[in-house]
This is a predicted structure of a 1499-nucleotide RNA (small-subunit ribosomal RNA) from an uncultured bacterium. The sequence is in RNAcentral, with records from ENA and SILVA.
RNA sequence: AGAGUUUGAUCCUGGCUCAGGACGAACGCUGGCGGCGUGCCUAACACAUGUAAGUCGAACGGGACUGGGGGCAACUCCAGUUCAGUGGCAGACGGGUGCGUAACACGUGAGCAACUUGUCCGACGGCGGGGGAUAGCCGGCCCAACGGCCGGGUAAUACCGCGUACGCUCAUUUGGGGACAUCCCCGGAUGAGGAAAGCCGUAAGGCACCGACGGAGAGGCUCGCGGCCUAUCAGCUAGUUGGCGGGGUAAUGGCCCACCAAGGCGACGACGGGUAGCUGGUCUGAGAGGAUGGCCAGCCACAUUGGGACUGAGACACGGCCCAGACUCCUACGGGAGGCAGCAGUGGGGAAUCUUGCGCAAUGGCCGCAAGGCUGACGCAGCGACGCCGCGUGUGGGAUGACGGCCUUCGGGUUGUAAACCACUGUCGGGAGGAACGAAUACUCGGCCUAGCCGAGGGUGACGGUACCUCCAAAGGAAGCACCGGCUAACUCCGUGCCAGCAGCCGCGGUAAUACGGAGGGUGCGAGCGUUGUCCGGAAUCACUGGGCGUAAAGGGCGCGUAGGUGGCUCGUUAAGUGGUCGGUGAAAUCCCGGAGCUCAACUCCGGGGCUGCCGGUCAGACUGGCGGGCUAGAGCACGGUAGGGGCAGAUGGAAUUCCCGGUGUAGCGGUGGAAUGCGUAGAUAUCGGGAAGAACACCAGUGGCGAAGGCGUUCUGCUGGGCCGUUGCUGACACUGAGGCGCGACAGCGUGGGGAGCAAACAGGAUUAGAUACCCUGGUAGUCCACGCCGUAAACGAUGGACACUAGGCGUCGGGGGGAGCGACCCUCCCGGUGCCGUCGCUAACGCAGUAAGUGUCCCGCCUGGGGAGUACGGCCGCAAGGCUGAAACUCAAAGGAAUUGACGGGGGCCCGCACAAGCGGUGGAGCAUGUGGUUUAAUUCGACGCAACGCGAAGAACCUUACCUGGGCUUGAACUACUGGUAGUAAGUCUUUGGAAACAUUGACUGAUCCGCAAGGAAGCCAGCAGAGGUGCUGCAUGGUUGUCGUCAGCUCGUGUCGUGAGAUGUUGGGUUAAGUCCCGCAACGAGCGCAACCCCUAUUCGAUGUUGCUAAUCCCGCAAGGGAUGCACUCUUCGAAAACUGCCUUCGAUAAGAAGGAGGAAGGUGGGGACGACGUCAAAUCCUCAUGGCCCUUAUGUCCAGGGCUACACACGUGCUACAAUGGCCGGUACAACGGGAAGCAAUACCGCAAGGUGGAGCAAAACCCUGAAAGCCGGCCCCAGUUCAGAUCGUGGGCUGCAACUCGCCCACGUGAAGGCGGAAUCGCUAGUAAUCGCGAAUCAGCAGGUCGCGGUGAAUACGUUCCCGGGCCUUGUACACACCGCCCGUCACACCACGAAAGCCCGCUGCAACAGAAACCGGUGAUCUAACCCGCAAGGGAGGAAGCCGUUGAAGUUGUGGUUGGUGAUUGGGGUGAAGUCGUAACAAGGUAACCGU
Repeated sequence: AGAGUUUGAUCCUGGCUCAGGACGAACGCUGGCGGCGUGCCUAACACAUGUAAGUCGAACGGGACUGGGGGCAACUCCAGUUCAGUGGCAGACGGGUGCGUAACACGUGAGCAACUUGUCCGACGGCGGGGGAUAGCCGGCCCAACGGCCGGGUAAUACCGCGUACGCUCAUUUGGGGACAUCCCCGGAUGAGGAAAGCCGUAAGGCACCGACGGAGAGGCUCGCGGCCUAUCAGCUAGUUGGCGGGGUAAUGGCCCACCAAGGCGACGACGGGUAGCUGGUCUGAGAGGAUGGCCAGCCACAUUGGGACUGAGACACGGCCCAGACUCCUACGGGAGGCAGCAGUGGGGAAUCUUGCGCAAUGGCCGCAAGGCUGACGCAGCGACGCCGCGUGUGGGAUGACGGCCUUCGGGUUGUAAACCACUGUCGGGAGGAACGAAUACUCGGCCUAGCCGAGGGUGACGGUACCUCCAAAGGAAGCACCGGCUAACUCCGUGCCAGCAGCCGCGGUAAUACGGAGGGUGCGAGCGUUGUCCGGAAUCACUGGGCGUAAAGGGCGCGUAGGUGGCUCGUUAAGUGGUCGGUGAAAUCCCGGAGCUCAACUCCGGGGCUGCCGGUCAGACUGGCGGGCUAGAGCACGGUAGGGGCAGAUGGAAUUCCCGGUGUAGCGGUGGAAUGCGUAGAUAUCGGGAAGAACACCAGUGGCGAAGGCGUUCUGCUGGGCCGUUGCUGACACUGAGGCGCGACAGCGUGGGGAGCAAACAGGAUUAGAUACCCUGGUAGUCCACGCCGUAAACGAUGGACACUAGGCGUCGGGGGGAGCGACCCUCCCGGUGCCGUCGCUAACGCAGUAAGUGUCCCGCCUGGGGAGUACGGCCGCAAGGCUGAAACUCAAAGGAAUUGACGGGGGCCCGCACAAGCGGUGGAGCAUGUGGUUUAAUUCGACGCAACGCGAAGAACCUUACCUGGGCUUGAACUACUGGUAGUAAGUCUUUGGAAACAUUGACUGAUCCGCAAGGAAGCCAGCAGAGGUGCUGCAUGGUUGUCGUCAGCUCGUGUCGUGAGAUGUUGGGUUAAGUCCCGCAACGAGCGCAACCCCUAUUCGAUGUUGCUAAUCCCGCAAGGGAUGCACUCUUCGAAAACUGCCUUCGAUAAGAAGGAGGAAGGUGGGGACGACGUCAAAUCCUCAUGGCCCUUAUGUCCAGGGCUACACACGUGCUACAAUGGCCGGUACAACGGGAAGCAAUACCGCAAGGUGGAGCAAAACCCUGAAAGCCGGCCCCAGUUCAGAUCGUGGGCUGCAACUCGCCCACGUGAAGGCGGAAUCGCUAGUAAUCGCGAAUCAGCAGGUCGCGGUGAAUACGUUCCCGGGCCUUGUACACACCGCCCGUCACACCACGAAAGCCCGCUGCAACAGAAACCGGUGAUCUAACCCGCAAGGGAGGAAGCCGUUGAAGUUGUGGUUGGUGAUUGGGGUGAAGUCGUAACAAGGUAACCGU
């Protein structure tokens, strides 16, 4: 520090996901030791049991016990212990929890001149004299318990008067000083008021006590600032805000009360709702931030829930009291008791969180003079890998690189120095022994400068016989977990077969899975490792640092303007902001640095820094702000001009349309792609004249004008807004923006009333169509128009908020002005304002923008934060309604998007080809037959091929064989191959033979009878048995090689370098011409090159040279009557070899002078002469595992192999390809002419003979320019047939033959005779062919025993037509659109049906929270009363009275409670609504290409 994921690829936007760190964690697997930490995050749920706050006898009286003294005893005195009580202090601390609380609760900084303070410290003064009670106790009584009543008697440091009291308080008065608005401080005078307690000690003295002052520490109150969400909470408030007076408090204060006033708070967010203890800090982060507040520390709040006060220095009090509620327990039913959010512990809840431990030894606290007591604070131990830190599970050597495992190309590799083995060490654990620090106080004695210090003596350890040290033995007791497709480090085998499963994202799994499961191996971490959850990070993905808004999400429809924010030049002043410096504070801990202590570390301690903050003093005066003065460049005003569909109102004109009336006129009109509905003989349309009505304003008219936007268009008039230009003068910053607010705001729509010609939703009809609730047509109502009032939305768009400034140019146009020139309005030029186009810099993801910015800056406003759900729901506001504005969530997806690129595609465009169409000729589709295929059938009908590019295809030849299929019968190392082990001589092999059998095979006998190497033994070969292994036309062509088809003989496909682009990529290869061609020329940021094209190769057409047999025969010779034969010859034909020839070379024209084209000459051939071979990069997972080869899988007495028979030849059908026909351009008969390519020895076969023929007999010749196949046929000549299912056609069937072959039944071909079907030129549709072609005619060959209508070749005869490129099909190039990229056989939308999920509405029902009104009202404080009760003081001899107090009663307030009525959150609800999701459901085709009616927005 980034990475993965949208695409065919690219750049961008944007979300999702991952790698990091952290945790009070939990879960899974695993687990050796120690140290230090840490441990109910949930039910502030309920709690059994024990324990957590007591202490003081030196405050007091008493009981009991013990000891001692006195006494005979009762009893009494002393000391000690102990018990409860009176009294004092403590119990308000310490400990727990986080419910509540959004608050002066907390943090920080100030203030109190408005306050309190027990114990402690300093300093001052004092402690006199009396009195009356009361617990305990005793007696009696009530009682289940808790407890209580009466009587008697008693003490105090308990209680009460009196005296005294400077300092205190109050009142009056006075001097001085100070301050912040109140007032405060110091002092004087007068008057009034207010204190006390003793105990110990022989004593000295000590400890207490009272008043008052000061301090320390602690607390109370007030204020500034700071820190959550929500506006779908916008208004809140009656003690409310203030005042005067009073009450209350330690103290200010509506804290409370009476009266008076009507205020107070709020968009800088009041009020309400939700959530939450706050902080130091902690985690993360580069930081800024974000998240968090467990342990530790500070503050706050709470103590079963709610309320209340008492006591006290302090509480409204966790282990106090009273009341009310709920709950639990006891009960004799009358009544009582209780509060673990102290420490342990229990139940419960939960994914989850510990021992009912030891000790007060240390630290600290309370009490005490002290000893000491108490202390679940605390110190320790226990449990938990919960976290952090440390240590160990050994170290060194050790290669035939053992065994085993796994993999393997079978060679080997790997596990792996790993192990074994040898040597060594001794941490931890185990055993044994030793053994701490933590301890110094206290206490006693002595001294001193006495809260204490110093010296001496001196008891005390829970942890713990622990840490630590030493010794002993012993490698001995101690390794797992996750991962290994990419991100991300680590790969193979097997199993599985879209199953089982994995998954953080992308995604894996459908028979070779590095992704599932196992194994081997590897990687990572390690007493842990993974998973889950949460937070921060990455995320610049809420952007202060540090983002955006033309098209990705995002500019408000437009203006006016409030608050607010921001603001020109200059002078002075101020010092709020700002900066420097100083002071205070920012607790400790934490953090950083340095050091120290535990063996290290974690941990702890010490020192320093920091704590980015707040407060105050002081200095500065640039900048911002405040105040004051000035200026004119911003802004505005006046004046003079000026353009304009700016607005409102009124008037007005002509054309057109429709309707009405009349005339002329007659059969149609109208409408469409074509029609029909419709109108018209009752007279339409057309045409002429007249009239009526409403709406809109042709031409002018223009990327031209005006307006803020919406928008505005005949002409004229009135009223009215704004702009621009010019000129001087005036005001003097008056400005910009603008949350809320107010206004304007197309169309559609709504209300009321008019109006209504045309047009036209709805609606009707006619067409179209599979349908057609559409597009088209004929009609037609709202509406469109006017007035008034609503609505308030649009793709309200420049998809671009407003203002100001700056930043190259060029060309138009509108308005105004200046200058020049001119007769001029023309022309030239300049300035200002508007409106357009192009373009530099710059910007941008790109497209593009570019002085009218999307550039560079400043200011203000609005808005965005993944897609869907959804602009939906709920709530609120607005509206008559429709609906608008505001505006979520659950759930779901891994994308959704922008721009550009390359393709592909288009019922887009341009250019151009092709038997593509057209023009022609002949076919197919109809018939019969042949053949292939589908289907069906079958025991089997073996398999493959499936649009073109499967279907006379693999098959260039299925009777057996072939043969792969079926049935049946056999064989099992096998029919064929290789190697090894063992055996084998009358053996292998051969011949003959027996039996069974269909054969294969099994079986019997006889005869013959071995080979090679070797010195011998033995070996090789053969055979037998066995073991490796053979064999498979079994599967996978979607694991492959090879081969092939196809686009397509189409003209294309690429590369190097350069250049352009962020990039995919482009350029080149596009363009202008030209060509059959990316063929060539020219141009050009390209220049070159490769694979293709063409040429080079073969055949063919001409000539020449050579060659001259088996070919040829003109001339010559010989033989022959002749045909012919033989010589000769190589001239001709021909054969073979070689050469030449054709190149737009020549001429004319056209063309850019080029490439080239048109015509011509010559030539056998002319513009590639004709034909062939030759097939670029690639596409179709095209075809083939059954040619062959081959990975993997499968079979192994069978899926191998042998044999016989059957099948591949089936047949109700369907299709493809052919043959033969339907006839007279024909058929038949007779005669007769002319080829070429080829083939031949297990072959071709002549002459001759036989047979009607097929064929047979026979065999000359020929390994072929020689002989044979071999008679070519159509043609030509002659004859018959006469339009007929025929003398056409030949299917089918019968009979008899021939040939091949082991064998023609299933199932061959041929011949003869007989038979004589369909068929009379073929529907929709469809195929081939452009010249020696089509058509037509025959011939040959391969395969082959035999079998061709097929195939591959050969020659004979030999046409027609092409205007042309609109259309169909295919293709090439350029361009355009795209939501396609599996690429249009694409993509994709909505309803319906089914399943699941979440949500809304809903008659209602239920719970919680809360407001208001009212009732009732506990405890308690306060107030009143207090005729009842009453020790202390007063009067009084007393009785009694007074003062004071108390109960009781009354009243105010007052919690829970009750009633009524609202608000609000949530749950639930028959039914209902839409939404989302879900491989292969239904209907259509809306969108994407002009998507076939351009699409989209609002209504």